The prediction has a mean pLDDT of 81. Small-subunit ribosomal RNA, 5' domain from an uncultured prokaryote, 527 nucleotides, folded computationally.

[in-house]
Context: one part of a larger RNA
RNA sequence: GGAUGAACGCUAGCGACAGGCCUAACACAUGCAAGUCGAGGGGCAGCAUUUCUAGCUUGCUAGAAGAUGGCGACCGGCGCACGGGUGAGUAACGCGUAUGCAACCUACCUUAUACUGGGGGAUAGCCCAAAGAAAUUUGGAUUAAUACCGCAUAACAUAUUUGAAUCGCAUGGUUUGAAUAUUAAAACUCCGGUGGUAUAAGAUGGGCAUGCGUAGCAUUAGUUUGUUGGUGAGGUAACGGCUCACCAAGACUAUGAUGCUUAGGGGGUCUGAGAGGAUAGUCCCCCACACUGGUACUGAGACACGGACCAGACUCCUACGGGAGGCAGCAGUGAGGAAUAUUGGUCAAUGGACGAAAGUCUAACCAGCCAUAUGUCGCGUGCAGGAUGACGGCCCUAUGGGUUGUAAACUGCUUUUUUACAGGAAUAAUUGGCGCUACGUGUAGUGAUUUGAAUGUACUGUAUGAAUAAGGAUCGGCUAACUCCGUGCCAGCAGCCGCGGUAAUACGGAGGAUUCGAGCGUUAUCC
Numbered sequence: 001g002g003a004u005g006a007a008c009g010c011u012a013g014c015g016a017c018a019g020g021c022c023u024a025a026c027a028c029a030u031g032c033a034a035g036u037c038g039a040g041g042g043g044c045a046g047c048a049u050u051u052c053u054a055g056c057u058u059g060c061u062a063g064a065a066g067a068u069g070g071c072g073a074c075c076g077g078c079g080c081a082c083g084g085g086u087g088a089g090u091a092a093c094g095c096g097u098a099u100g101c102a103a104c105c106u107a108c109c110u111u112a113u114a115c116u117g118g119g120g121g122a123u124a125g126c127c128c129a130a131a132g133a134a135a136u137u138u139g140g141a142u143u144a145a146u147a148c149c150g151c152a153u154a155a156c157a158u159a160u161u162u163g164a165a166u167c168g169c170a171u172g173g174u175u176u177g178a179a180u181a182u183u184a185a186a187a188c189u190c191c192g193g194u195g196g197u198a199u200a201a202g203a204u205g206g207g208c209a210u211g212c213g214u215a216g217c218a219u220u221a222g223u224u225u226g227u228u229g230g231u232g233a234g235g236u237a238a239c240g241g242c243u244c245a246c247c248a249a250g251a252c253u254a255u256g257a258u259g260c261u262u263a264g265g266g267g268g269u270c271u272g273a274g275a276g277g278a279u280a281g282u283c284c285c286c287c288a289c290a291c292u293g294g295u296a297c298u299g300a301g302a303c304a305c306g307g308a309c310c311a312g313a314c315u316c317c318u319a320c321g322g323g324a325g326g327c328a329g330c331a332g333u334g335a336g337g338a339a340u341a342u343u344g345g346u347c348a349a350u351g352g353a354c355g356a357a358a359g360u361c362u363a364a365c366c367a368g369c370c371a372u373a374u375g376u377c378g379c380g381u382g383c384a385g386g387a388u389g390a391c392g393g394c395c396c397u398a399u400g401g402g403u404u405g406u407a408a409a410c411u412g413c414u415u416u417u418u419u420a421c422a423g424g425a426a427u428a429a430u431u432g433g434c435g436c437u438a439c440g441u442g443u444a445g446u447g448a449u450u451u452g453a454a455u456g457u458a459c460u461g462u463a464u465g466a467a468u469a470a471g472g473a474u475c476g477g478c479u480a481a482c483u484c485c486g487u488g489c490c491a492g493c494a495g496c497c498g499c500g501g502u503a504a505u506a507c508g509g510a511g512g513a514u515u516c517g518a519g520c521g522u523u524a525u526c527c
Stems, first nucleotide, its partner, number of pairs: 001527004006523005013379006019370002021336001026334003030331003035078003040075002043071002047069003050065007085289003094214008104206002109202008117151001119149002127140005157182011187194002215261003222252003227249008264286004268279004291312005314325004342367001344366003350363005382413004392404005419463005427454001432449001434447006471516005476497003482511005492499002
């Protein structure tokens, strides 16, 4: 000198953009953060409609009917493994980079081929009954499905046996032929379709292995028994001591094993001429975690933040028998701390889940706060003229002069900003419903119409009047900028050298000056 997720002191006009618990991975009241589908199903609690019945006040009340719109709870499907948070752990194939899989999986999506036949038994809901304070649970009867289970059919699928061709990278791979065995499916429909099953391929996403790189300490020198390898078996989507039985005695290590300490890694960011050093907040990629520890279930995918079970600590409810909970999601509270925001608006756009769609639910988009700067950038606080160089202040060699200083007063001009009033967006279309046309029965085109949280915001115009807007630090040298007064080794200053004991340009005040400027200084940290 530059930098910062900064803090503190003094000061402060506006806008745009960005950023905002670095500390206690401390504890959390409350609300919201993952639902959706009735075009899978039985149904119908509530709402609305219609019809019927009764009463009459003649348009209202009561009752009935799943008949219709629709739909709480329930079965079923898809999603909940994404999106969002945090950095505790991890010195590791965790990450980065480059390869390999002849050792692998992949729901939804795309392409292609084939199929979608015929049956069965349950169960939730509803109803009845019971236990319990509650959470919830139990029994009985009954019912449906795209829920569940057999049967049929079936191969370029899988397994076994066997023949041939060909290729390679060692195990081997690819193509093709034969025999035997095994294994599928679900319906809905506006009759157009939408689904379902199997196989092959693609796309996407993942899994595994390997080379190289990846903090400090040797005041850590030896470490290891599933340890190192083999055979066989089990297990996995898959290779493998991944696990197990047996056999052998190996394996790593001064090219730093093992141990201890510290730490998420990278793209990047800061600095530097570079080499390098430091750093990892915001944004992106990867990893790990979800009160602490463990376990699996479901599923294409989890060993699952707002799922389950067990144990533990803590908090809450209780009728003392027993139960409930997990903000490192968004707000918010307490605590800690020098220190870090609203219990806001809307799904309008973009993206996601579900749905045929309408749509619903959302990350998200906006706004709020930062006593009125946390940072970067932009704009302003006026411009021109004006010397009797006014008054006042300060200084001096003092009837005078210097300086503050064209500064002020005064004259003219402008209106960015301010304030008031008026107008007023883009973001919205390949959206939705309606009509028309074409093909031909849901796709394309077209017409008018509809949808905006931010927002009456941005922006534009008119009026007004210099009006609404300047401070901070420093002035001994380094280092730009000097005099007077006070003080008298006191009070104090100070980054280093140092200053102060009676003429202090170094302390305090004043005048003046220098410098940066809506900021300026101090502290902390890095280069």

It matches the Rfam family "Bacterial small subunit ribosomal RNA". Gene Ontology terms of the family: ribosome and structural constituent of ribosome.